[in-house]
């Protein structure tokens, strides 16, 4: 784009097309072929005229005409429809051997006779349909005679062979009349030629299937005869053995053909309605008859179906002609007018007939014009919707104000389409003729279905007239609600699981527009079969390899030729279509005039370069000869040495074997191991080599023998012999199979032993075909360079292998140069990119074989080979949106390098047992609120649940609220009492008048009212903000410009040192930057200055005491500064960076220690710290009280604490800290109390007082290895503190009890120095309540060889089928569900096809049984006829068999599909045994094994 279309929704008008695409299914009724009285006999019926009868009627063809009938002519056209046909068909182009009714020309005729028969009359059968027997009669109906220009036969003498009249006019002649005659015109006969019509033949095209490869007996072809209009096996005798076929026969499917129409730039592709040409059909099948013309749509016989009538005896029928009915179907129309016009049949004619035709009607089906109204109205109603509540948007829309009036409506007026044929008149033909007849030309009456229709005036009023689909992206156009993987949506890709621009619905928009959507179908987009114009190394694709016939292609020069080519002319190519230019309908679609196009196909003519074909030549392509070389080329036959096994005998004794480790397995009956001697078989170390040969498969000790190929060096000889190759032939690895022979050694199967969850594997020890040879099959491999064979060109460099020149040189040796091979690099071009690159993947020819999305499937079913495994051709149904290359970034690997970490290692001290604290899972409960969940939850929110906290549970309460803002009213607020009641709370009662003020008011409380709200620890951290963890204090993450790559990307950021470090140096297409490292910043170490109270004491006094005085010099305080930089010195490094020893230093290599946390990754974590969308609750999921829970308790788990003792308990005595906190506070002296604590009151607001005794340690005594003088769970009684309240449920103190537990399986965890381990203070939370946290200091260790290996990280690199990234992907069996499909006893249908039966109508032929008018004969009778019989031919029909092909089918194979089945792990990483390919054989299943 487009359509003969349907559908779902709407729907004003008009103009001009087009409408059974499906059942070639069946059909009620109606119409669709008639027509001539001027061919004829007549006269049913109507008319009229005549006669007859009173009438009623009845007679008369006489006149108009005419039913029915003879006869002519026409029904063989026109109209339908696509069933059937792949050629007896269509196009295009030619052709000889034909016919032709009307038509047109020209010639010659129309003369004389004849006998029947319809009608019709009677008479008879029958339900009908319709027959029959007797009688009559005409013709342009039949016959026969005669003539024959032409015609047809012909034996060349000759023979044969027509006719029909009809009608109009009429002078002269004849006739009683008819009428003869003339005349004109319309027929009729022979014949001859024309047009147009038709039959017939040739060549060229004309759809798929080779899973249809052979096919034919009338079948090719002669002779010769029959038929035909004609040619011709078109039929028949006989002869011959042909014909066709890979350039697709034959057989199967499918199809009307064409102009042409869709679409496309074009070449093409699909199509064949409407309109025009051809074919074929006419209820199926067979047949003939008339007739110019059928084998006939509305004709005939037969049969079959199928349906109609019937008295059952029989009869009638054919819409795929117009309507029109019923089935069928998504679907396709009026049982309409009228022959006015075009045209058709008859006829002289008028006329008649015409569902052709012309018109109406239905239907948006399409095309193609028109309207549904125009101006003007606003800071823009008033409703909708959305809102950031400010607003915007529908929106000039609307109302409102003005203007036209197409269309529709009503009315009037009103065409073209229709001039011809009649008629008249004038001329001309013809004629005796002013009749008749044709002509011509002039006048000219009538005639219209549509239709009162087109068009045209008037009239009123904006008045009669807008939908449809979209709106997530391709593709124009957004939000809102609702719903919540449901509903649904959908052309891909995809959307929906609570904030859906994608479902629904609304507002708004976009885009078509009387249509708009969807669905079907066809062309483009698709260079996605590619002729124009496509590949094939790894995407899908080179055949496993030669060798070859046909096919295709072919060196070099001349000469002819003209097939191909190329030019130029003629014919043709239908018309309509497409185009151009013009007319007519107001326009336009549409009609309609000229042209041009139709790239084709025929014939002529004319060039001759190329190509083909003939003939000649020629040496560059081939290709033979001669010398000379290397080779595991091939096929026999021989022989050799190692070695392995196996037998003998000798030696000798106890283990050999084998594994990861063992076992099975050999030996004390003597292995193994060592000599010796032997057997046998099979292979052929070193040489050996990106060495050679060979077409590929492949070939390897060594001699002999036959043999095939190839390289080079120079000549000589043939002269395109040459290339490639479908179909063929031939070789073809390992495995397999056959027959027969051989077997060491190895080894599928098999057995055992191991491994393991299992182990039909992988390891192990035994083993059996097989492996070897003969001689026959198989024919397949990842048969690979995944790269087909042959030729010609196009930079090089290096190596090697055989041959060959050449230089110098005595030789070896050594440089160089040709061709041929073999291998690495690499230019320029190719290429998706990796890569190829003179041995091409380049630039090009030639000529084969292959591809066309994955899956199903190299499968099934057919064929061919094969003994068989099996090979070879090779599909479809359904099923998926991807399969698949090549690079890229990642992440991964039971790959790899390097490097790092209390990562292992080396060490110390721990958990895991006990009890106990405390937190979690579970249970349990009214509730045991709530969240955290590997590391990165589990002494974690929780720096402090008895009430409160508190969010849960129970029971009582209150609703504008315990809190925030507005508004109205009232009142100070606030404080005391009293009663109820668990209490919250209710009810009464008292006191009580505040604050600032220019007095106007305001600021703050409090009581009620009512609405706007207020609340919410309800709910989603997966809608977020903010903050936090973690990887990790790991060394990384990025950018600009710049190169590079088609890109993604990459280069920097890699290399080579170095470092803690992407930290420096150096190298490099990179050059610089930016977050990170460091440093900067707090502490702590040293020292200096300043400053000295509450601090501090050396000197001088002085006291119990830094207490005073006095000092500030030390400590100490806190504030400024120095200091440490590989900075110096040596050595190593590359003259770096940097390392490593050293020296000075309070400190040495970031001095310790802390803050500080890049890009990012876990939808980590937290709506219950706080914010915050949405969404939920609103006398409640808000609020308020009181009591209970959060404290339970068979168990499991993290984390601690205190233990098991003697490096210790326990008692005495005695030494030395740092930070800190303190007024609702720390609390000092003293006094009480065993003790927790009480009393008690000085001092601090703190370098002053206070907590505050630091405690391990130190020096005594004591216990003596024991469940204890360890150890303290737990219980009992007794107290203290705190708070309103310590029952559930605090903590401590004394007495008394005195559990478990003797260093703790498997596992595991901190830790590298002031660290670990131990030992006390203290802080915050906090009335009270620490074994937890957070800090603080004393004492103070061991150990580290080193990076094997676990864990985690970095960084290069490799593999990857993974990208949700290995917790990843992914294979097969089995089970279930659905779905196609293969086979399957069979069963059913269709088509074809072979034998045989059968044989209706028909023709033809043959016959004399029956019958017969014309011609013959005087007559018997004949000639022809018909009827009936008979033969060939046949349609239906029957029977056996076969070939195709479709549908069904117990049961069965396998496939495909399908959110959460089982079984394993084959594969992708070295996928854990590298995978794979061909084969073989085992096995639940991927599989495993052996060559």
């Nucleotide at each position: 784009a487009u359509u003969g279309a349907a559908c779902g929704c709407u729907g004003g008008c008009g103009g001009c097309a087009u409408g059974c695409u499906u059942u070639a299914c069946a059909c009620a009724u109606g119409c669709a072929a008639g027509u001539c009285g001027a061919a004829c006999g007549g006269c049913a019926g109507c008319g009229c005229g005549g006669g007859g009868g009173c009438a009623a009627c009845c007679c008369u063809g006489g006149c108009g005409g005419c039913g029915a009938g003879u006869g002519g002519c026409g029904a063989a056209c026109g109209g339908g429809u696509g069933a059937g046909g792949a050629a007896u068909g269509c196009a295009u182009c030619g052709g000889a051997a034909c016919g032709u009714a009307c038509c047109u020309a020209g010639c010659a005729g129309u003369g004389g006779g004849g006998g029947a028969u319809a009608a019709c009359g009677u008479c008879g059968c029958u339900a009908a349909a319709g027959c029959g027997g007797c009688g009559c009669u005409a013709a342009u109906a039949c016959c026969g005679c005669a003539u024959a220009u032409u015609c047809u036969c012909u034996a060349c003498g000759g023979a044969g062979g027509a006719a029909a009249g009809g009608g109009g006019g009429g002078g002269c002649u004849c006739g009683u009349a008819a009428g003869a005659c003339c005349u004109c015109u319309c027929g009729c006969u022979g014949u001859u030629a024309g047009a147009g019509c038709g039959g017939c033949c040739g060549a060229u095209g004309u759809c798929u299937g080779a899973u249809u490869a052979g096919c034919u007996u009338g079948u090719u072809g002669g002779u010769g005869a029959g038929g035909u209009a004609a040619u011709g096996g078109c039929u028949c005798a006989c002869c011959a053995a042909g014909g066709c076929g890979a350039c697709g026969a034959u057989c199967a499917g499918u199809a009307g053909c064409u102009g042409g129409u869709a679409u496309g730039a074009g070449a093409g592709u699909a199509c064949g309605a409407c309109c025009a040409g051809c074919c074929a059909c006419a209820c199926u099948g067979g047949g003939a008859c008339u007739g110019a013309g059928a084998c006939a749509c509305g004709g005939c016989c037969c049969a079959g179906a199928c349906a109609c009538c019937u008295a059952c005896g029989g009869g009638a029928g054919g819409c795929a002609g117009c309507a029109g009915u019923g089935g069928g179907g998504a679907a396709u129309u009026u049982u309409g007018g009228a022959c006015a016009a075009u045209g058709g049949g008859g006829g002289a004619a008028a006329c008649c007939c015409u569902g052709a035709u012309c018109c109406a009607g239905c239907a948006a089906u399409g095309c193609c014009g028109c309207g549904u109204g125009c101006g003007g109205g606003a800071c823009g109603a008033a409703g909708g919707c959305c809102u950031u509540c400010g607003g915007g948007u529908u929106g000039u829309a609307a109302a409102c104000c003005g203007c036209u009036u197409u269309u529709a409506c009503c009315a009037g007026g009103g065409a073209a389409g229709a001039a011809a044929u009649a008629g008249u008149g004038a001329c001309u033909a013809c004629u005796a003729a002013u009749a008749c007849u044709a002509g011509u030309c002039a006048u000219g009456a009538a005639u219209g279905a549509c239709g009162g229709u087109a068009c045209u005036u008037g009239g009123g009023g904006a008045a009669u007239a807008a939908g449809c689909a979209c709106c997530g992206g391709c593709u124009a156009a957004c939000u809102a609600c609702g719903u919540g993987c449901c509903a649904g949506c959908a052309g891909c890709c995809g959307c929906g699981g609570u904030a859906a621009u994608a479902c629904g619905u609304a507002g708004g928009g976009u885009g078509c527009a009387a249509g708009c959507g969807u669905u079907a179908a066809u062309c483009g987009g698709a260079a996605u079969u590619a002729c124009u114009g496509g590949g094939c190394g790894u995407a899908a694709a080179g055949g496993g390899u030669g060798c070859g016939c046909a096919g295709g292609c072919g060196g070099u020069u001349c000469u002819g030729u003209a097939a191909g080519u190329c030019a130029g002319a003629u014919g043709u190519g239908a018309a309509a279509g497409c185009c151009c230019c013009g007319g007519g309908c107001u326009u336009a679609a549409c009609c309609u005039g000229g042209g041009a196009a139709g790239u084709g196909c025929a014939u002529c003519u004319g060039a001759a370069a190329c190509u083909g074909c003939a003939g000649a030549u020629c040496u560059a392509g081939a290709g033979u000869g001669u010398g000379u070389c290397a080779g595991a080329g091939g096929g026999a036959g021989g022989u050799a040495g190692a070695a392995u096994u196996c037998c003998a005998c000798g030696u000798g004794u106890a283990g050999c074997a084998g594994u990861g480790a063992a076992a099975u397995g050999c030996g004390u009956a003597g292995a193994u191991a060592u000599g010796u001697g032997g057997a046998g078989g099979a292979a052929u170390a070193c040489c050996g080599g990106u060495g050679g040969c060979g077409a590929a498969g492949g070939c390897g000790g060594c001699c002999u023998c036959c043999u095939g190929g190839g390289a080079u060096a120079a000549c000589a000889c043939u002269g395109a012999c040459g290339c490639u190759c479908a179909u063929g032939c031939a070789c073809g690895a390992a495995a397999g199979c056959g027959u027969g022979g051989g077997g060491a050694g190895c080894a599928a199967a098999c057995a055992g032993g191991a491994u393991u969850a299992g182990a039909u594997a992988c390891c192990c020890u035994g083993g059996u075909a097989g492996u070897c040879c003969a001689c026959g099959c198989c024919c397949u491999a990842a048969a690979c360079g995944a790269u087909g064979u042959c030729a010609a060109c196009u930079a090089g460099c290096u190596g090697u292998u055989g041959g060959g020149g050449g230089a110098a040189u005595g030789a070896a040796g050594u440089c160089u140069c040709c061709a041929a091979g073999u291998a690495g690099c690499g230019u320029a071009g190719c290429u998706a990119a990796c890569g190829c690159g003179u041995g091409a993947a380049g630039u090009u020819g030639a000529c084969c074989g292959c591809c066309u999305g994955g899956g199903g499937a190299g499968u099934a079913c057919g064929g061919u080979c094969g003994c068989a495994a099996g090979a070879u051709u090779a599909a479809a149904a359904c099923u998926c949106a991807a399969a698949g290359g090549a690079a890229u970034u990642g992440a991964c690997g039971g790959g790899g390098a390097c490097c790092c970490g209390c990562a292992c290692a080396a060490g110390c001290g721990g958990u895991g047992g006990a009890u106990g604290a405390u937190g979690u899972g579970g249970a349990u409960u009214a509730a045991u609120u709530c969240g955290a969940u590997g590391c990165a939850a589990c002494g974690c929110g929780a720096a402090a649940a008895a009430c409160c906290u508190u969010a849960c549970c129970u029971a009582c309460c209150c609703u504008u609220g315990a809190c925030a803002u507005g508004u109205c009213a009232g009142g100070a607020a606030u404080c005391c009492c009293u009663a109820a009641g668990a209490g919250a709370u209710u009810a009464g009662g008292g006191a009580g008048u505040g604050c600032c003020g220019c007095a106007a008011g305001g600021a703050a409380c409090c009581u009620g009212a009512a609405c706007a709200c207020a609340g919410g620890u309800g709910c989603u951290g997966c809608a977020u903000g903010g903050c936090u963890g973690u990887c990790g204090u790991c060394a990384g993450c990025u950018c600009g410009u710049g190169u590079c790559g088609u890109g993604a990307g990459a280069u920097g950021u890699u290399g080579g040192g170095u470092u803690a470090a992407g930290u420096c140096c150096c190298g490099c297409a990179a050059c610089g930057a930016g977050c990170g490292c460091a440093a900067c910043c707090c502490u702590u170490g040293u020292c200096a200055u300043u400053a000295g109270u509450u601090g501090c004491c050396a000197c001088c006094a002085u006291u119990u005491a830094g207490u005073u005085g006095g000092g500030c010099a030390c400590u100490c305080c806190a504030a400024u500064g120095a200091g440490a930089c590989c900075g110096c010195c040596g050595g190593u490094g590359a003259c770096a960076a940097a390392c490593c020893g050293g020296a000075g230093g309070a400190a040495g290599g970031u001095g310790g220690g802390g803050a500080u946390g890049a890009c990012g990754u876990c939808a980590a974590g937290u709506c219950c710290u706080c914010a915050u969308g949405g969404c939920c609750c609103u006398u409640a999921u808000g609020g308020g009280u009181a009591g209970g829970g959060c404290u339970u308790c068979a168990c499991a788990c993290g984390u601690c604490a205190u233990a098991c003792a003697a490096u210790g308990g326990u008692c005495g005595g005695u030494a030395c800290a740092g930070a800190g906190g303190g007024u609702c506070g720390c609390c000092a002296a003293c006094c009480c109390g065993c003790g927790a604590g009480g009393g008690g009151g000085a001092g601090c607001u703190a370098a002053u007082c206070u907590c505050a005794c630091a405690a391990a340690g130190c020096c005594g005594a004591u216990c003596g290895u024991a469940g204890u003088c360890c150890g303290g769970a737990u219980u009992g009684c007794a107290g203290u503190c705190u708070g309103c309240a310590a029952c559930u449920c605090g903590a401590c103190u004394g007495c008394a009890u005195g559990a478990a537990g003797u260093c703790g399986g498997a596992a595991u965890c901190g830790c590298u120095a002031g660290u670990a381990a131990u030992c006390g203070c203290g802080g915050a939370u906090c009335a009270g309540c620490a074994u937890g946290u957070c800090g603080c200091g004393g004492u103070g260790a061991a150990u580290a060889c080193g990076u094997u290996c676990c864990c985690g990280g970095g960084u290069c690199u490799u593999g990857u089928a993974c990208a949700c990234a290995c917790c990843g992907c992914c294979c097969g069996u089995c089970a279930a569900a659905c779905c196609a499909u293969g086979g399957g006893a069979g069963c059913g249908g269709g088509u074809u096809u072979u034998g045989c039966c059968a044989g209706a109508a028909g023709u033809a032929g043959c016959u004399a049984g029956u019958c017969u008018a014309a011609c013959c004969g005087c007559a018997a009778g004949g000639a022809g006829g018909a009827c009936g019989g008979u033969u060939a031919c046949c349609a239906c029909g029957g029977u056996a068999g076969g070939g195709c092909u479709c549908g069904u089918g117990a049961c069965u194979g396998g496939g495909g599909u399908u959110a959460a089945g089982u079984c394993g792990u084959a594969a992708c990483a070295a996928g854990g045994u590298a995978g794979c390919c061909g084969u073989a054989u085992c096995g639940g299943a991927a599989g495993g094994u052996g060559c």
Small-subunit ribosomal RNA from an uncultured bacterium, 1491 nucleotides, folded computationally. Its mean pLDDT, the model's own confidence on a scale to 100, is 85.